[in-house]
Context: one part of a larger RNA
RNA sequence: CUCUGGUUAAGGAACUCGGCAAAUUGACACCGUAACUUCGGGAUAAGGUGUGCCUAUUUUAGUUAAUGAUUUACUCAAAAUGCUUUAAUAGGCUUCAAUGAAAUGGCGGUAGCGACUGUUUAAUAAAAACACAGGUCUCUGCAAAGUCGCAAGACGAAGUAUAGGGACUGACGCCUGCCCGGUGCCGGAAGGUUAAAAGGAGAGGUUAAUGCCGCAAGGUAUGAAGCUUCGAAUUGAAGCCCCGGUAAACGGCGGCCGUAACUAUAACGGUCCUAAGGUAGCGAAAUUCCUUGUCGGGUAAGUUCCGACCUGCACGAAUGGCGUAACGACUUCCGCGCUGUCUCAACCAGAGGCUCA
Repeated sequence: CUCUGGUUAAGGAACUCGGCAAAUUGACACCGUAACUUCGGGAUAAGGUGUGCCUAUUUUAGUUAAUGAUUUACUCAAAAUGCUUUAAUAGGCUUCAAUGAAAUGGCGGUAGCGACUGUUUAAUAAAAACACAGGUCUCUGCAAAGUCGCAAGACGAAGUAUAGGGACUGACGCCUGCCCGGUGCCGGAAGGUUAAAAGGAGAGGUUAAUGCCGCAAGGUAUGAAGCUUCGAAUUGAAGCCCCGGUAAACGGCGGCCGUAACUAUAACGGUCCUAAGGUAGCGAAAUUCCUUGUCGGGUAAGUUCCGACCUGCACGAAUGGCGUAACGACUUCCGCGCUGUCUCAACCAGAGGCUCA
RNA backbone atom coordinates (compact mmCIF):
# COMPACT_ATOMS: atom_id res chain seq x y z
C1' C A 1 0.00 0.00 0.00
C1' U A 2 -4.22 -3.58 -1.14
C1' C A 3 -8.14 -6.70 0.79
C1' U A 4 -11.76 -8.52 4.74
C1' G A 5 -13.90 -7.01 9.31
C1' G A 6 -14.50 -3.35 13.73
C1' U A 7 -14.86 1.68 16.19
C1' U A 8 -15.08 7.05 15.66
C1' A A 9 -15.42 13.93 17.82
C1' A A 10 -18.61 17.73 15.26
C1' G A 11 -21.74 17.75 11.06
C1' G A 12 -25.47 14.32 8.64
C1' A A 13 -26.12 12.92 1.68
C1' A A 14 -22.59 18.40 1.68
C1' C A 15 -20.78 12.10 -1.63
C1' U A 16 -22.54 10.33 -6.17
C1' C A 17 -25.35 9.31 -12.58
C1' G A 18 -28.09 7.56 -8.39
C1' G A 19 -28.02 7.09 -0.53
C1' C A 20 -24.26 2.55 -4.55
C1' A A 21 -22.32 0.59 -0.01
C1' A A 22 -22.97 0.80 5.05
C1' A A 23 -25.98 2.17 9.06
C1' U A 24 -30.95 2.48 11.07
C1' U A 25 -35.28 -0.97 11.89
C1' G A 26 -35.93 -5.89 13.76
C1' A A 27 -38.51 -10.80 18.41
C1' C A 28 -43.01 -11.25 21.46
C1' A A 29 -47.27 -8.81 24.05
C1' C A 30 -50.53 -4.65 24.53
C1' C A 31 -52.33 0.20 22.76
C1' G A 32 -53.08 2.57 18.23
C1' U A 33 -53.46 2.95 12.92
C1' A A 34 -54.69 7.71 7.36
C1' A A 35 -55.80 8.64 2.18
C1' C A 36 -57.81 5.40 -1.09
C1' U A 37 -60.58 0.89 -2.10
C1' U A 38 -62.72 -3.88 -6.58
C1' C A 39 -65.05 -3.50 0.80
C1' G A 40 -61.21 -8.47 0.40
C1' G A 41 -57.68 -4.94 1.47
C1' G A 42 -54.33 -0.88 2.41
C1' A A 43 -51.87 -2.97 7.58
C1' U A 44 -46.61 -5.50 10.96
C1' A A 45 -49.68 1.07 7.81
C1' A A 46 -47.75 5.10 10.58
C1' G A 47 -46.82 5.98 15.82
C1' G A 48 -46.21 4.45 21.00
C1' U A 49 -45.46 1.37 25.71
C1' G A 50 -43.65 -3.02 28.10
C1' U A 51 -39.96 -7.28 28.54
C1' G A 52 -34.60 -9.57 33.73
C1' C A 53 -34.56 -11.59 38.85
C1' C A 54 -36.93 -12.17 44.03
C1' U A 55 -41.37 -12.10 47.36
C1' A A 56 -46.66 -11.90 48.23
C1' U A 57 -51.76 -12.13 46.59
C1' U A 58 -55.03 -13.50 42.89
C1' U A 59 -55.49 -16.27 38.31
C1' U A 60 -55.36 -19.89 33.43
C1' A A 61 -54.55 -24.80 31.82
C1' G A 62 -52.85 -29.98 32.51
C1' U A 63 -52.34 -34.32 35.69
C1' U A 64 -54.76 -36.89 39.83
C1' A A 65 -56.71 -39.43 45.26
C1' A A 66 -61.30 -39.68 47.81
C1' U A 67 -66.44 -39.11 45.80
C1' G A 68 -70.58 -39.70 42.39
C1' A A 69 -73.10 -41.77 37.91
C1' U A 70 -74.65 -45.61 34.99
C1' U A 71 -74.95 -48.90 29.69
C1' U A 72 -69.89 -52.22 34.81
C1' A A 73 -66.00 -50.10 30.87
C1' C A 74 -58.44 -49.87 29.87
C1' U A 75 -66.00 -45.76 30.96
C1' C A 76 -67.83 -40.87 32.18
C1' A A 77 -68.59 -36.42 35.50
C1' A A 78 -66.60 -33.22 38.96
C1' A A 79 -62.23 -32.44 41.60
C1' A A 80 -58.73 -31.94 47.33
C1' U A 81 -53.35 -31.96 48.12
C1' G A 82 -48.93 -31.96 45.40
C1' C A 83 -46.32 -31.10 40.89
C1' U A 84 -46.13 -28.63 36.08
C1' U A 85 -48.05 -24.26 33.77
C1' U A 86 -50.68 -19.18 32.04
C1' A A 87 -51.79 -14.25 33.10
C1' A A 88 -52.52 -9.98 36.27
C1' U A 89 -51.62 -6.75 40.46
C1' A A 90 -48.51 -4.91 44.44
C1' G A 91 -43.77 -4.49 46.72
C1' G A 92 -38.57 -5.15 46.36
C1' C A 93 -33.21 -6.18 44.01
C1' U A 94 -29.01 -5.31 40.40
C1' U A 95 -26.42 -3.46 35.99
C1' C A 96 -24.30 1.71 31.50
C1' A A 97 -27.65 -1.67 29.26
C1' A A 98 -33.15 -7.13 31.25
C1' U A 99 -36.06 -9.82 23.20
C1' G A 100 -28.75 -7.90 28.02
C1' A A 101 -25.61 -12.84 22.90
C1' A A 102 -27.50 -14.82 18.07
C1' A A 103 -31.36 -15.23 14.68
C1' U A 104 -34.92 -11.31 13.48
C1' G A 105 -38.95 -5.56 8.35
C1' G A 106 -36.02 1.06 7.94
C1' C A 107 -40.52 4.08 7.10
C1' G A 108 -43.69 7.54 4.41
C1' G A 109 -45.41 10.50 0.06
C1' U A 110 -45.74 11.47 -5.70
C1' A A 111 -45.70 9.89 -10.72
C1' G A 112 -44.85 6.30 -15.02
C1' C A 113 -45.34 1.25 -16.92
C1' G A 114 -47.40 -3.56 -16.40
C1' A A 115 -53.65 -5.49 -13.41
C1' C A 116 -52.15 -9.59 -10.23
C1' U A 117 -49.01 -15.06 -8.68
C1' G A 118 -45.92 -16.61 -12.64
C1' U A 119 -41.98 -16.93 -17.26
C1' U A 120 -37.29 -15.27 -19.79
C1' U A 121 -31.68 -14.14 -22.65
C1' A A 122 -27.78 -21.84 -18.64
C1' A A 123 -22.35 -18.02 -18.90
C1' U A 124 -22.97 -9.31 -19.45
C1' A A 125 -30.17 -7.73 -19.96
C1' A A 126 -35.46 -10.31 -14.86
C1' A A 127 -37.78 -5.75 -17.39
C1' A A 128 -42.22 -1.67 -19.09
C1' A A 129 -40.45 -7.92 -22.63
C1' C A 130 -43.36 -13.17 -22.60
C1' A A 131 -47.44 -15.50 -20.28
C1' C A 132 -52.07 -14.86 -17.91
C1' A A 133 -57.67 -15.04 -16.53
C1' G A 134 -61.09 -12.03 -19.42
C1' G A 135 -62.67 -9.81 -24.53
C1' U A 136 -63.38 -10.09 -29.96
C1' C A 137 -62.98 -11.97 -34.88
C1' U A 138 -62.49 -16.24 -37.87
C1' C A 139 -62.37 -21.52 -39.43
C1' U A 140 -64.46 -26.45 -38.26
C1' G A 141 -71.03 -30.74 -38.65
C1' C A 142 -67.10 -35.20 -37.47
C1' A A 143 -63.88 -39.86 -42.07
C1' A A 144 -64.22 -32.03 -38.52
C1' A A 145 -60.94 -28.03 -39.36
C1' G A 146 -55.74 -28.00 -38.35
C1' U A 147 -50.89 -30.79 -37.77
C1' C A 148 -46.97 -34.90 -38.70
C1' G A 149 -45.98 -38.67 -42.45
C1' C A 150 -44.18 -40.97 -49.42
C1' A A 151 -47.88 -44.14 -47.43
C1' A A 152 -50.22 -47.11 -43.90
C1' G A 153 -51.27 -44.50 -39.88
C1' A A 154 -51.23 -41.02 -35.73
C1' C A 155 -52.40 -36.45 -32.92
C1' G A 156 -56.86 -33.43 -32.64
C1' A A 157 -60.16 -37.04 -29.28
C1' A A 158 -61.79 -42.41 -26.80
C1' G A 159 -63.52 -35.01 -27.66
C1' U A 160 -68.50 -33.15 -30.93
C1' A A 161 -69.80 -25.99 -31.70
C1' U A 162 -70.74 -24.46 -23.55
C1' A A 163 -66.06 -28.50 -28.45
C1' G A 164 -61.46 -28.04 -31.23
C1' G A 165 -57.86 -25.00 -34.48
C1' G A 166 -55.94 -19.97 -35.95
C1' A A 167 -55.30 -14.51 -35.23
C1' C A 168 -55.41 -10.04 -32.33
C1' U A 169 -56.12 -7.80 -27.53
C1' G A 170 -54.79 -8.51 -22.34
C1' A A 171 -57.85 -8.27 -14.80
C1' C A 172 -61.59 -4.71 -13.59
C1' G A 173 -64.37 0.18 -14.68
C1' C A 174 -66.09 3.83 -18.60
C1' C A 175 -65.72 3.15 -23.67
C1' U A 176 -64.15 1.61 -28.52
C1' G A 177 -65.98 7.27 -33.49
C1' C A 178 -65.62 8.06 -39.39
C1' C A 179 -63.65 5.57 -44.12
C1' C A 180 -64.82 -0.58 -48.16
C1' G A 181 -61.32 4.04 -52.88
C1' G A 182 -56.41 0.46 -52.54
C1' U A 183 -54.88 -4.70 -50.58
C1' G A 184 -57.01 -9.11 -48.41
C1' C A 185 -61.21 -12.21 -47.27
C1' C A 186 -66.53 -13.67 -48.17
C1' G A 187 -70.70 -13.89 -51.59
C1' G A 188 -72.53 -13.44 -56.82
C1' A A 189 -72.82 -15.15 -61.54
C1' A A 190 -75.28 -11.88 -66.66
C1' G A 191 -71.31 -10.16 -69.84
C1' G A 192 -65.69 -9.84 -71.30
C1' U A 193 -60.98 -12.64 -71.25
C1' U A 194 -59.28 -17.83 -71.12
C1' A A 195 -55.87 -23.49 -70.38
C1' A A 196 -55.99 -28.51 -71.60
C1' A A 197 -59.32 -30.61 -74.78
C1' A A 198 -62.86 -30.67 -78.83
C1' G A 199 -63.08 -28.73 -83.81
C1' G A 200 -61.07 -28.84 -88.52
C1' A A 201 -62.08 -24.16 -93.05
C1' G A 202 -57.61 -23.95 -95.34
C1' A A 203 -52.21 -24.37 -96.59
C1' G A 204 -47.40 -27.04 -97.26
C1' G A 205 -44.16 -31.71 -98.05
C1' U A 206 -43.84 -36.54 -100.35
C1' U A 207 -45.50 -39.12 -104.74
C1' A A 208 -48.49 -43.35 -108.39
C1' A A 209 -49.77 -41.32 -112.89
C1' U A 210 -49.87 -37.93 -117.05
C1' G A 211 -47.91 -33.96 -120.40
C1' C A 212 -43.47 -31.67 -122.62
C1' C A 213 -37.96 -31.86 -123.96
C1' G A 214 -34.31 -35.73 -125.14
C1' C A 215 -31.51 -41.31 -129.43
C1' A A 216 -30.73 -42.73 -124.44
C1' A A 217 -29.44 -41.67 -119.52
C1' G A 218 -32.26 -38.19 -117.60
C1' G A 219 -34.59 -33.28 -116.93
C1' U A 220 -39.01 -30.43 -116.16
C1' A A 221 -44.41 -29.17 -115.30
C1' U A 222 -49.11 -30.69 -113.36
C1' G A 223 -50.32 -33.88 -109.53
C1' A A 224 -55.03 -38.47 -107.30
C1' A A 225 -55.00 -41.71 -102.95
C1' G A 226 -52.19 -42.62 -98.69
C1' C A 227 -48.74 -40.89 -95.15
C1' U A 228 -47.13 -36.49 -92.98
C1' U A 229 -46.32 -31.01 -91.24
C1' C A 230 -48.92 -26.67 -89.95
C1' G A 231 -53.58 -24.81 -88.97
C1' A A 232 -58.53 -20.31 -89.03
C1' A A 233 -63.63 -19.91 -87.33
C1' U A 234 -66.32 -22.13 -83.36
C1' U A 235 -67.12 -24.73 -78.25
C1' G A 236 -64.53 -24.44 -73.60
C1' A A 237 -63.94 -24.41 -66.08
C1' A A 238 -61.79 -21.97 -62.19
C1' G A 239 -59.19 -17.50 -61.97
C1' C A 240 -58.95 -12.38 -63.45
C1' C A 241 -62.02 -8.14 -65.23
C1' C A 242 -66.94 -7.15 -63.32
C1' C A 243 -71.20 -6.53 -59.21
C1' G A 244 -71.98 -6.46 -53.88
C1' G A 245 -70.47 -7.18 -48.55
C1' U A 246 -66.66 -6.90 -44.75
C1' A A 247 -62.14 -2.61 -40.55
C1' A A 248 -61.72 -6.12 -32.55
C1' A A 249 -59.34 -7.74 -41.65
C1' C A 250 -54.08 -5.12 -43.67
C1' G A 251 -54.76 -0.24 -43.26
C1' G A 252 -56.33 5.31 -43.71
C1' C A 253 -58.57 9.40 -40.88
C1' G A 254 -56.78 17.23 -45.52
C1' G A 255 -55.48 22.32 -47.54
C1' C A 256 -56.18 27.62 -48.58
C1' C A 257 -58.85 32.39 -47.81
C1' G A 258 -62.13 35.69 -45.25
C1' U A 259 -65.21 37.18 -41.04
C1' A A 260 -67.59 39.86 -34.43
C1' A A 261 -68.41 47.94 -32.64
C1' C A 262 -60.62 48.35 -28.89
C1' U A 263 -57.25 44.53 -29.88
C1' A A 264 -56.92 39.45 -30.22
C1' U A 265 -59.44 35.16 -31.53
C1' A A 266 -63.06 33.03 -34.88
C1' A A 267 -68.95 30.16 -33.11
C1' C A 268 -69.79 31.73 -38.96
C1' G A 269 -68.89 31.92 -44.48
C1' G A 270 -66.28 30.77 -49.24
C1' U A 271 -63.28 27.47 -52.10
C1' C A 272 -60.21 23.10 -53.68
C1' C A 273 -59.35 18.00 -52.96
C1' U A 274 -60.68 13.05 -50.72
C1' A A 275 -62.79 6.52 -49.76
C1' A A 276 -63.26 9.38 -45.38
C1' G A 277 -60.99 13.94 -43.36
C1' G A 278 -59.14 12.22 -36.09
C1' U A 279 -64.99 11.68 -32.59
C1' A A 280 -64.58 10.64 -26.93
C1' G A 281 -60.56 10.78 -23.94
C1' C A 282 -55.55 12.19 -23.20
C1' G A 283 -51.58 15.64 -24.39
C1' A A 284 -43.91 19.26 -24.03
C1' A A 285 -46.20 12.53 -22.76
C1' A A 286 -41.48 5.82 -22.22
C1' U A 287 -44.46 10.07 -27.87
C1' U A 288 -42.54 17.61 -28.18
C1' C A 289 -37.84 18.83 -32.98
C1' C A 290 -37.73 24.14 -31.75
C1' U A 291 -37.19 23.21 -25.76
C1' U A 292 -34.17 24.08 -19.96
C1' G A 293 -41.80 25.89 -24.16
C1' U A 294 -45.00 29.20 -20.61
C1' C A 295 -47.38 29.51 -15.73
C1' G A 296 -47.79 27.40 -10.80
C1' G A 297 -45.60 23.99 -6.69
C1' G A 298 -41.47 22.11 -4.10
C1' U A 299 -35.46 24.26 -3.18
C1' A A 300 -31.53 29.69 -0.80
C1' A A 301 -30.65 27.98 -5.82
C1' G A 302 -34.45 22.50 -9.75
C1' U A 303 -32.18 20.76 -18.06
C1' U A 304 -35.02 16.10 -13.53
C1' C A 305 -40.01 15.86 -10.68
C1' C A 306 -45.43 17.18 -9.71
C1' G A 307 -49.95 20.21 -11.33
C1' A A 308 -51.79 23.05 -15.42
C1' C A 309 -51.90 25.30 -20.53
C1' C A 310 -52.36 23.23 -25.92
C1' U A 311 -48.71 25.99 -30.56
C1' G A 312 -50.05 17.26 -30.77
C1' C A 313 -42.38 18.74 -35.64
C1' A A 314 -44.84 13.37 -35.40
C1' C A 315 -51.28 10.95 -29.22
C1' G A 316 -55.84 8.57 -30.16
C1' A A 317 -59.55 4.40 -29.48
C1' A A 318 -58.66 -4.29 -29.03
C1' U A 319 -50.91 -2.49 -33.81
C1' G A 320 -56.85 -0.72 -28.20
C1' G A 321 -58.07 4.96 -25.67
C1' C A 322 -58.54 6.88 -20.75
C1' G A 323 -58.80 5.66 -15.53
C1' U A 324 -57.77 2.21 -11.63
C1' A A 325 -57.56 -0.56 -5.40
C1' A A 326 -53.92 -4.44 -4.76
C1' C A 327 -49.14 -6.22 -6.41
C1' G A 328 -43.43 -5.11 -8.35
C1' A A 329 -35.29 -7.48 -6.49
C1' C A 330 -39.06 -2.43 -12.44
C1' U A 331 -38.28 3.27 -13.49
C1' U A 332 -38.73 8.81 -11.66
C1' C A 333 -38.92 12.65 -7.90
C1' C A 334 -39.48 14.23 -2.63
C1' G A 335 -39.41 13.73 2.80
C1' C A 336 -38.45 11.40 7.98
C1' G A 337 -35.01 8.29 10.41
C1' C A 338 -30.06 6.60 9.92
C1' U A 339 -25.30 6.57 9.10
C1' G A 340 -17.29 7.20 7.48
C1' U A 341 -21.09 8.03 1.10
C1' C A 342 -18.82 12.73 2.19
C1' U A 343 -16.26 17.43 4.87
C1' C A 344 -11.39 14.42 6.13
C1' A A 345 -9.49 11.40 7.78
C1' A A 346 -7.81 8.43 12.25
C1' C A 347 -7.17 4.05 15.00
C1' C A 348 -7.75 -1.41 15.93
C1' A A 349 -7.79 -6.90 14.28
C1' G A 350 -6.77 -10.49 10.55
C1' A A 351 -4.95 -11.82 5.38
C1' G A 352 -1.79 -10.50 1.28
C1' G A 353 2.15 -7.49 -0.76
C1' C A 354 7.02 -5.16 0.06
C1' U A 355 11.98 -4.87 2.85
C1' C A 356 15.59 -7.27 5.99
C1' A A 357 17.43 -11.72 8.44
Record summary
A computed fold for a 357-nucleotide part of an RNA from a bacterium, annotated as large-subunit ribosomal RNA, domain IV. The RNAcentral record of the full RNA draws on ENA. Model confidence (mean pLDDT): 87 of 100.